[in-house]
C1' cells in the first nucleotide's frame, strides 16, 4: 500500500466482498509449564444456608453464663468433689449510655439533567472525629431501661405495677472577641452590600472516669478535610414531534432552609421558551480512558480511578455533623415464607452459593500476616474491605517438547514418462552431547515495619533514641543445589483466484462446498479421502461485534449536461458573503507568562522481578480560565472616495403584457340559381351522403375559430410563453452623456407571486378538429393503427388546480483567460454629403476552434476553463415517488416521503463484431428470360416408422437419406438362436514333454469339435539347435463406452476476397490507422490519393489436360511418291512427307492501332492470329465458423468385460411391411413404337482373363478353338441414315406382376442371385400445393468403358465419346455473399434480448 466482482473487450461511475487490528466473548478440534491481568454482556429475575458492623467495663446499673478468691454446709483418712452464700477479683450475655453504622463493598434500573466534564463564583452556606490559639467546668433536681412481680398472645411482640444508676435527661448560677437589637467612626467593593474599630441593652454552656501515666467535657476564633448551591461552555437520534408553558415568567411581602431561589404561600403584573430546534417520542449513567485510524475522525465506556443514581416497587419523614439511610423506621403495593387463621416475618444490584434465563462467565475456600477502616487509653475486638489460595487457554508475555552428526538418500506410504525415477527426507534408524520444564531428594526466602513486653540512655514529664524479645494466611511456596533420563510434552486451519501452498483416488448438478467471484452434469488442484505442501503454533479455526481499507457523507477530502443529483420561474424577510482609503478599539486571531488540567493510562527517559508481559520513579501533552502584549487579516465605530449598484437627461429596437375596435381568405350551415348520377373514402374497400336532386359550380347571407405569404440559422419575455391590422394603458431592455446618491450590493431556507397542456366549478359559446362512444374495414383476434360519424373538450368570463423530456436534461451573481466567422439592435471614425463599404466600440443571438477541462461523447469569453460568494440537490439496483402520518385541494390529485424483503449488480461513454421488414455500392443460374426435370404411376435403392429372437452400427436442415457400402446367399457380420473353447482364433518371449512336418482310416456330430487307430520322426557323434504339437508362465483379445478427452482425415460457409503482422502515428484504454476515399478488376486486381511505410497467409502466376505451330523420334501406328501383290485389304518391299503417337520447345503480353481516362484500365464487326483480353477444363480451399462428421478405416487418453462384452462353428437376420419421405430407372407415346438394311467413336480393360472363328441351341449359354500380359489379339457402339409398317387406341404405347421352362456362377441360389425363352400384360394418357438443375460443346439426348466382383440384386458411382440447342431486357423483388455507413438494451450474438397473463 491494495485486491476480486457489471463487459466479447475498454474507460468511468457505483455498490457488494476480502486481506489488518481489536474483544469481559461463545462454539469446534487440540492441549506441557510458568508469570501477570481477567471471569453473568442475558432476568435491576427469584432466592435455601452461612458469613459481610461493630466496639468501649478507663461512662453506668448489674451478674444470666465462664474462671478465680473468701465464707458456710455435706461426703471422704486426705487430696479432692458437690451444694449454698458473697460482684471481692478476672471478665461479661442482655440492658442504659458514647462513638461508629451516611465509610468500605455492589449494581447501572432510572436519568438527556447543572447528572457528568471543564472553568469560575458563593459579598448566599454547613462541616462530627483531626490540628492550632484563647477561655471555662459552681451548685442542684426529677426520671427510666435492665432487674423483680404480674398479664395477653401459637408466635412476633406488647402491656401493667414496682425498685435503681450514669459522661442519659432537666432547671439554676457564671460568661464572651459568639448570636440578636440600637446607634457611631474608618476602609473597601460586585447591584442587593462587605470588612475593621469601639459603645449600650438582651440571650445562651459544661461530665466525668482513672491503675494517677492520662483520657475526656463546654464556649469562641482560625485551619484542614468533606459537602451544598449558582453560572459560562461541552458531549444523542427523530422535524413523518412545530409550536410549548398557569407557579407558567417577573415583582413586593412572608414562610421554609446550613444557605440562595416560585423551593412554598398571599397579592400584583403578563410574561417566559422556540428553526442557533422549544415541546414530544425513542435511546442512554457521565468522565478519566479503551479500540481503530497517517491524521481528522469513527466506535465503545467491561476490569482500575473520579462523580452520579439506585438498594423488591412507590412514597414519607425521624435520628444525626452528615441520610431521606443496601444488611434503620413508617405507610402502600406485588411476591415468598410461618401460623393455632386471630395475626406475623422477609428483601444477596455485599462474599460464597442455588434455581431460572442464556451461546456464555468461577469456591457455600484460608487469613486478618501485610495495607486500610470502625471502636478502645491500651492489650485487643470486628472487618467476604483487603491479602492469599482454588477453578477456567478466557487474554497478554515468557519457556519447553531437544541439540550436533548421520545417505544404503533404508523400510513403508504417495506420485510418475513405471528395468527405473521423484517425494516424504537428515526426516528415521544409528553415534555423540545437553537436561530448561516435569519427577525425585535436600536446603530454603523476602513480604516484618511497627505496636506491645523486658532493659538502657536523654528528659521535669509527655515524648524521643537504642538493645533484646516477639508477630506469616499464603507456604516448605518462590528460589538454590543434587540425581536419573531424550526421557513425560503438537496440534489446528488451509492449499481455484483474491491468498502462501498440488497431485492421485472416489463421486458424477448426486453427495456436498462457498467470504465475493463461483465449483460439482465421468478425466473436479474448488465436493469426500489419501500423500505432499503452506501458514500459525499450546494453540488453531469459526461465529458475533467495532474501527480500518471506504476519498462509500468527502473539515482535512467528493460530486450534480449524458452515470444518482440544478428547485418550472421570479420577487424577497431572516441568514450567509461583500468595493477603495484613513483613524480608533481589540471581539475573533497570534505570542509570552500564570492557574488548572487528580491518580492510573498513552508517549519519552530510567529502574525492579533471570527476560518479557507486569510493576516502580521522573518528565511531557490537547483543552479551559486569568493576565500582559501585537494589530497584518476578519469584525466594530467613525471620517472620506467612486469604479459596484441606483437616479437623471437624450436616442433606439421588439410577434413583452392587458383592454377595446377592425379585416380578408378558408370551413360549415342557410336561401336561391345552373346541373345530373353519382359523391366520398382507402393499400383495396365498406360504413356514410345522394333522384325528396347530393358532389361540383354561381350569387347572397349567417356563425364561430384561427391568422397564409412575410418567416429566418430572427426578435421579445424571469420562466411558462408571445405572430392579421389599428388605438389606449402598463412593463422590461440596449446605447450615449457622466449631472446626482455614495456600497445603497450579491445570494436566498421559510414565505409570496407567476406558471404549457390536460383537468375541475359556475355561466356563456360551439365553425373546425375531436378523447369517450357507434358503425365500417384490417386481423387468428383488433376493446388499436385506417375510414365514416361523433359527446366532453378545443373558444370567452370568473374561480380552482400547480404538474410536464416545465430541457441547454447545464441554479444565480462577479472577475479573469488566444483567435476567426455569420447575424440582430445601438454609438463613433473614415468614406469630400447620403447610401453601399471599411475600421473601432457596447449589448444580444449562432457556427468553428487554441489553451484548459472532461470517463468519453463533448464543452470551449453565451464554459462543462481558472477563481470567489450564496442557494438547491445526490450517496448501489429493485421495492417506490409506493405505504403510513401530516399539509393543501370541490374532486382528480399534488407536496413531504419511509421500511420489511430481495439482488451482485443496476448504470454512463466509447470499442469490435453480429444483426436490422436501415441506407449506399457490388457479385453469384440468386431472381428474371429459357430448356429439361422431380412432386402423380410402376419398379429400383436409401431413410423414418412399425415389426422382430435379431431386423448390427453410424450419418439427421442447408452440409443425413443410390451416404460410409467401389458388390450382405455362406464368408463379409459387428446382430439373434443354438452348440463348442478358456493360452484362448492369430502373434511374441521363456520353460518342460513328445513327435519331423505330415499323411491317412474308422466313428459321433449340423459344423466347430470330440473319440479311437495306423504310418511317418530333420541336422548333428553328442550336448544341442530348427520346426510342429501338447502342457505351463508372462504379454492377449474386445466393431464394448466416451468424436463433448484427442490425433489424423472430411463436409460447409467458399475458389467467397478476404484474414493478419512489424515499425510508426492517433487514443487513458478496448482499439483505430494501414485495409478508408475516388476510379478499376473475376479478385485487398491494379492506379491515384493518403500518418502511414512495408510485409505475410489468401487472389493471380508457377503444375496437369485440351486448342495451333515447330524440332526430335518412327513401331505394334501412318501410306504421298517408287516397286510388288490380292477377291479386297499398308498385305509386302520400302518411305519418314502426312495423320497419329510422345518428348522438347514456340505462341497471347492490352504487345500494335483508334476512342475514353491523370493513371490503372475500359472499349472496337479493329489489324494480325489456331487462339484476344482469365482461351476452355482440372489440381490448388487464407484466418476462422458449426464442441459439424468419424473411437466402426486407422491411431490414441480414460473408463469397462476376462470360462466373456473374447473366440470358433451351424442356422437365421441385416432382404420383414399398414405406412411416410429422399434419390433414381422406365414410361404415359407418332420429333414415337416395331421390323429389315446400313455408317461413324473415345476413355479403358484383359491370363483362374478377354475370347476371334467353328458347331449345337429360339436364347441365356454350351462344346471345340486361334490370337493376345496387348498402338499388334479380344471386348465394341447407340442415337443417326435408308426402306417398310402402325394411325391416336390403354394401342404393335407401357412394361410391372404372375405362371411355366431353362442357362450360368458358386460347397450351397428356400429364406435371398443374375440372365434366357414362352405365356401373362398391372398402374400409367404429362402429374396439386410447392420445388430442382443448367449460360456452350453447356442443357438435353445416345450409347460405350471401368472399379468392386465367383456370381450379382448397378436403374448406383466414376469416366468416355456421338448428336447437339434455347435464353439472359435487367438487378425492383426472393436466397446467399463482399465493402462502406447508420441504429442497437444483442455478444450463446435476431433461432438474440425481453414484457405481460396463466400454471
Nucleotide at each position: 500500500a491494495g485486491a476480486g466482482u457489471u463487459u466479447g473487450a475498454u474507460c468511468c461511475u457505483g455498490g457488494c466482498u476480502c486481506a489488518g487490528g481489536a474483544u469481559g466473548a461463545a462454539c469446534g478440534c487440540u492441549a506441557g509449564c510458568g508469570a501477570c491481568a481477567g471471569g453473568c454482556u442475558u432476568a435491576a429475575c427469584a432466592c435455601a444456608u452461612g458469613c459481610a458492623a461493630g466496639u468501649c467495663g478507663a461512662g453506668g446499673g448489674g451478674c444470666a453464663g465462664c474462671g478465680g478468691g473468701g465464707g458456710a454446709g455435706c461426703a471422704g483418712c486426705a487430696a479432692u468433689g458437690c451444694u449454698c452464700c458473697u460482684g471481692c477479683c478476672g471478665g461479661c450475655g442482655a440492658c442504659c449510655g458514647g462513638c461508629g453504622c451516611a465509610c468500605g463493598g455492589g449494581u447501572g434500573a432510572g436519568u438527556a439533567a447543572c447528572a457528568c466534564g471543564u472553568a469560575u463564583g458563593g459579598a448566599a452556606c454547613c462541616u462530627g472525629c483531626c490540628c492550632g490559639c484563647a477561655g471555662c467546668a459552681g451548685g442542684g433536681g426529677g426520671a427510666u431501661a435492665a432487674g423483680c412481680g404480674g398479664a395477653a398472645g401459637a408466635a412476633a411482640u406488647u402491656c401493667c405495677g414496682u425498685c435503681u444508676a450514669a459522661u442519659a435527661c432537666c432547671g439554676c448560677g457564671u460568661a464572651a472577641c459568639a448570636c440578636c437589637g440600637c446607634g457611631g467612626a474608618g476602609g473597601g467593593g460586585c447591584a442587593u452590600c462587605c470588612c475593621u474599630c469601639g459603645g449600650c441593652g438582651g440571650u445562651u454552656a459544661a461530665a466525668g472516669a482513672u491503675u494517677c501515666a492520662u483520657c475526656g467535657g463546654c464556649u469562641g476564633c482560625g485551619g484542614a478535610u468533606g459537602g451544598c448551591c449558582a453560572u459560562g461552555c461541552g458531549g444523542c437520534g427523530c422535524a413523518u414531534c412545530a409550536g410549548c408553558u398557569a407557579g407558567u415568567c417577573g415583582g413586593c411581602g412572608g414562610g421554609g432552609u446550613a444557605a440562595c431561589g416560585g423551593c412554598c404561600c398571599a397579592c400584583c403584573g403578563a410574561g417566559g421558551c422556540g428553526a442557533c430546534g422549544a415541546u414530544g417520542c425513542g435511546u442512554a449513567g457521565g468522565g478519566g480512558u479503551u479500540c481503530u485510524g497517517a491524521g481528522a475522525g469513527g466506535a465503545a465506556g467491561g476490569u482500575c480511578c473520579c462523580c452520579c443514581a439506585c438498594a423488591c416497587u412507590g412514597g414519607u419523614a425521624c435520628u444525626g455533623a452528615g441520610a431521606c439511610a443496601c444488611g434503620g423506621a413508617c405507610c402502600a403495593g406485588a411476591c415468598u415464607c410461618c401460623u393455632a387463621c386471630g395475626g406475623g416475618a422477609g428483601g444477596c444490584a455485599g462474599c460464597a452459593g442455588u434455581g431460572a434465563g442464556g451461546a456464555a462467565u468461577a469456591u457455600u475456600g484460608g487469613u486478618c500476616a501485610a495495607u486500610g477502616g470502625c471502636c478502645g487509653g491500651g492489650a485487643g475486638g470486628c472487618u467476604g474491605a483487603a491479602c492469599c489460595a482454588g477453578c477456567c487457554a478466557a487474554g497478554u508475555c515468557g519457556c519447553g517438547u531437544g541439540a550436533g552428526g548421520g545417505a544404503a538418500g533404508a523400510c513403508g506410504g504417495c506420485c510418475c514418462u513405471a528395468c527405473g525415477g521423484g517425494u516424504u527426507g537428515u526426516a528415521a534408524a544409528c553415534c555423540u552431547c545437553u537436561u530448561u520444564u516435569g519427577u525425585c531428594a535436600g536446603g530454603g526466602a523476602g513480604c516484618a515495619a511497627g505496636a506491645g513486653g523486658c532493659g538502657g540512655g536523654u528528659c521535669g514529664g509527655g515524648g524521643c533514641c537504642u538493645g533484646c524479645u516477639g508477630u506469616g494466611a499464603g507456604a516448605g511456596u518462590a528460589c538454590c543445589u543434587g540425581a536419573a533420563g531424550a526421557a513425560a510434552a503438537a496440534g489446528c486451519a488451509u492449499c481455484g483466484g483474491c491468498u502462501a501452498a498440488c497431485u492421485c483416488c472416489g463421486u458424477g448438478c448426486c453427495a456436498g462446498c462457498a467470504g465475493c467471484c463461483g465449483c460439482g452434469g465421468u478425466a473436479a488442484u474448488a465436493c469426500g479421502g489419501a500423500g505432499g505442501a503452506u501458514g500459525c503454533g499450546a494453540g488453531c479455526g469459526u461465529u458475533a461485534u467495532c474501527c480500518g481499507g471506504a476519498u462509500u457523507u468527502a473539515u482535512u477530502g467528493g460530486g450534480u449536461u449524458u452515470a444518482a443529483a440544478g428547485g418550472g420561474u421570479g420577487c424577497g424577510c431572516a441568514g450567509g458573503c461583500g468595493g477603495a482609503g484613513g483613524c480608533a478599539c481589540a471581539a475573533g486571531u497570534c505570542a509570552g507568562c500564570g492557574g488548572u488540567a487528580a491518580a492510573a493510562u498513552c508517549g519519552c527517559g530510567g529502574g525492579g522481578c533471570u527476560c518479557a508481559a507486569c510493576c516502580c520513579c521522573g518528565c511531557u501533552c490537547c483543552g479551559c480560565c486569568g493576565u500582559u502584549g501585537a494589530a497584518a487579516c476578519u469584525g466594530u465605530g467613525u471620517c472620506c472616495c467612486u469604479u459596484g449598484a441606483g437616479u437623471g437627461c437624450g436616442c433606439g429596437a421588439a410577434g413583452g403584457g392587458u383592454a377595446g375596435g377592425c379585416g380578408g381568405a378558408a370551413u360549415g350551415c342557410g336561401u336561391g340559381g345552373u346541373g345530373u348520377a353519382g359523391c366520398g373514402g382507402u393499400g383495396a374497400a365498406a360504413u356514410g351522403c345522394a333522384u325528396a336532386g347530393a358532389u361540383a359550380u354561381c350569387a347572397c347571407g349567417c356563425a364561430g375559430a384561427a391568422c397564409u405569404c412575410c418567416g429566418a440559422u430572427c426578435g421579445c419575455g424571469a420562466a411558462g410563453g408571445c405572430a392579421g391590422c389599428c388605438u389606449a394603458c402598463c412593463g422590461g431592455c440596449g446605447c450615449g452623456c457622466g449631472a446626482c446618491u455614495g456600497a445603497c450590493g450579491c445570494u436566498c431556507a421559510u414565505g409570496c407571486a407567476c406558471g404549457a397542456a390536460a383537468g375541475c366549478g359556475u355561466g356563456g359559446g360551439u365553425a373546425u378538429c375531436g378523447a369517450a362512444c357507434a358503425g365500417g374495414a384490417u386481423u387468428a383476434g383488433a376493446u388499436a393503427c385506417c375510414c365514416u360519424g361523433g359527446u366532453a373538450g378545443u373558444c370567452c368570463a370568473c374561480g380552482c388546480a400547480g404538474u410536464a423530456a416545465a430541457c441547454g436534461a447545464u441554479g444565480a451573481a462577479u472577475g479573469c483567460u488566444a483567435u476567426c466567422u455569420g447575424u440582430c439592435c445601438g454609438g463613433c471614425c473614415g468614406g469630400a454629403a447620403u447610401g453601399a463599404c471599411g475600421g473601432c466600440u457596447g449589448g444580444g443571438u449562432g457556427g468553428c476552434a487554441c489553451a484548459g477541462c472532461g470517463a468519453a461523447a463533448g464543452c470551449g469569453u453565451u464554459a462543462a476553463g481558472c477563481a470567489u460568494u450564496c442557494c438547491a440537490c445526490c450517496u448501489g439496483g429493485g421495492g417506490a415517488g409506493u405505504a403510513c402520518g401530516c399539509c393543501g385541494g370541490c374532486a382528480a390529485c399534488g407536496g413531504u416521503g419511509a421500511a420489511a424483503c430481495u439482488c451482485a449488480a443496476a448504470g454512463g461513454a466509447a470499442u469490435u463484431g453480429a444483426c436490422g421488414g436501415g441506407g449506399g455500392c457490388c457479385c453469384g443460374c440468386a431472381c428474371a428470360a429459357g430448356c429439361g426435370g422431380a412432386g402423380g404411376a410402376a419398379c429400383a435403392u436409401g431413410u423414418g416408422g412399425u415389426u422382430u429372437a435379431a431386423u448390427u452400427c453410424g450419418a439427421u436442415g442447408a452440409u443425413a437419406c443410390g451416404c460410409a457400402a467401389g458388390g450382405a446367399a455362406c464368408c463379409u457380420u459387428a446382430c439373434c438362436c443354438g452348440g463348442g473353447c478358456u493360452c484362448a482364433a492369430a502373434c511374441g518371449a521363456c520353460u518342460c514333454a513328445g513327435g519331423a512336418a505330415u499323411a491317412u482310416a474308422u466313428u459321433g456330430g449340423a459344423a466347430a469339435c470330440g473319440a479311437u487307430g495306423u504310418a511317418g520322426c530333420c541336422a548333428g557323434c553328442a550336448a544341442u539347435g530348427g520346426u510342429c504339437u501338447g502342457a505351463g508362465u508372462c504379454g492377449a483379445g474386445g466393431u464394448g463406452c466416451u468424436g463433448c478427452a484427442u490425433g489424423g482425415u472430411u463436409g460447409u460457409c467458399g475458389u467467397c476476397a478476404g484474414c493478419u503482422c512489424g515499425u510508426g502515428c492517433c487514443g487513458u484504454g478496448a482499439g483505430g490507422u494501414g485495409u478508408c476515399g475516388g476510379c478499376u478488376u473475376a479478385a485487398g486486381u491494379g492506379c491515384c490519393a493518403u500518418a502511414a511505410c512495408g510485409a505475410g497467409c489468401g487472389c493471380a502466376a508457377c503444375c496437369c489436360c485440351u486448342a495451333c505451330c515447330g524440332c526430335c523420334a518412327g513401331u505394334u501406328g501412318c501410306c504421298a511418291a517408287c516397286g510388288g501383290g490380292u477377291a479386297a485389304a499398308g498385305c509386302c518391299g520400302g518411305g519418314a512427307a502426312c495423320u497419329c503417337u510422345g518428348g522438347c520447345g514456340g505462341g497471347a503480353c492490352u504487345g500494335c492501332c483508334g476512342g475514353c481516362g491523370c493513371a490503372a484500365g475500359c472499349u472496337g464487326u479493329g489489324a494480325g492470329g489456331a487462339a484476344g483480353g482469365c482461351g476452355g477444363g482440372g489440381a490448388u480451399g487464407a484466418c476462422g465458423u458449426c464442441a459439424a462428421a468419424u473411437c466402426a478405416g486407422c491411431a490414441c487418453g480414460g473408463c469397462c468385460c476376462u470360462u466373456a462384452c473374447g473366440u470358433c462353428c451351424g442356422g437365421g437376420g441385416c432382404g420383414a411391411c399398414a405406412c411416410a419421405c429422399g434419390u433414381g430407372u422406365u414410361g404415359c407415346a407418332a420429333u414415337g413404337g416395331c421390323a429389315g438394311g446400313u455408317a461413324c467413336a473415345g476413355c479403358g480393360g484383359g491370363a483362374a482373363g478377354c475370347c476371334a472363328c467353328c458347331u449345337g441351341g429360339u436364347g441365356a449359354c454350351a462344346g471345340g478353338g486361334a490370337g493376345c500380359g496387348g498402338a499388334a489379339c479380344c471386348c465394341g457402339a447407340a442415337a443417326g441414315c435408308c426402306u417398310g409398317u402402325c394411325u391416336c387406341a390403354g394401342u404393335u404405347c407401357g412394361g410391372a406382376u404372375u405362371g411355366g421352362a431353362g442357362u450360368c456362377u458358386g460347397c450351397a441360389a428356400c429364406u435371398c442371385g443374375a440372365c434366357u425363352c414362352c405365356a401373362u400384360g398391372a398402374a400409367g394418357c404429362u402429374g396439386g400445393a410447392a420445388u430442382c438443375g443448367c449460360u456452350a460443346g453447356u442443357a438435353a439426348u445416345c450409347g460405350c468403358g471401368c472399379a468392386u466382383c465367383a456370381g450379382c440384386c448397378a436403374u448406383g458411382g466414376c469416366g468416355c465419346g456421338g448428336u447437339g440447342a434455347a435464353u439472359a431486357c435487367g438487378u425492383u423483388c426472393c436466397c446467399g455473399g463482399g465493402c462502406c455507413u447508420u441504429g442497437c438494451a444483442c455478444a450463446c450474438a435476431c433461432c438474440g434480448c425481453c414484457c405481460g397473463u396463466c400454471a
Small-subunit ribosomal RNA from an uncultured bacterium, 1399 nucleotides, folded computationally.
RNAcentral holds the sequence, with entries from Greengenes.
Its Rfam family is "Bacterial small subunit ribosomal RNA".
Its mean pLDDT, the model's own confidence on a scale to 100, is 85.